This is a predicted structure of an 85-nucleotide RNA (c-di-GMP-I riboswitch aptamer).
It was read from a public genome assembly, where an Rfam model found it.
It matches the Rfam family "c-di-GMP-I riboswitch aptamer". From the family's description: GEMM was predicted in a large-scale screen for bacterial structured RNA regulatory elements.
Of the family's consensus pairs, 95% are formed in the model.
RNA sequence: AAGAUGAAAAGGCAAACCUGUCGAAAGACAGGGACGCAAAGCCACGGGUCUAAGGUAUAUCUACUAUGAUCGCCGGGCUGCCAAA
Numbered sequence: 001a002a003g004a005u006g007a008a009a010a011g012g013c014a015a016a017c018c019u020g021u022c023g024a025a026a027g028a029c030a031g032g033g034a035c036g037c038a039a040a041g042c043c044a045c046g047g048g049u050c051u052a053a054g055g056u057a058u059a060u061c062u063a064c065u066a067u068g069a070u071c072g073c074c075g076g077g078c079u080g081c082c083a084a085a
Base pairs, nucleotide, nucleotide: 005083006082012037013036017032018031019030020029021028022027035072041078042077043076045075046074047073048070049069050068054065055064056063057062
């Protein structure tokens, strides 16, 4: 130095829940709060999952549909802190 790996320490992120705002919803953002996380940093590229405003079908009920959402569901890509055996 590289690969593999994750002991220690420092630092980092922040689930549920609560409050507020936005949104049709799923959900997102901000503050509080910590279940966890070595990529829980970034990218919806493949699969999965959630939602269904609009659209399509329908007499109605309703069904289907992503251009919406999720990277803290999995895979892939890009980048990255510390470091013992």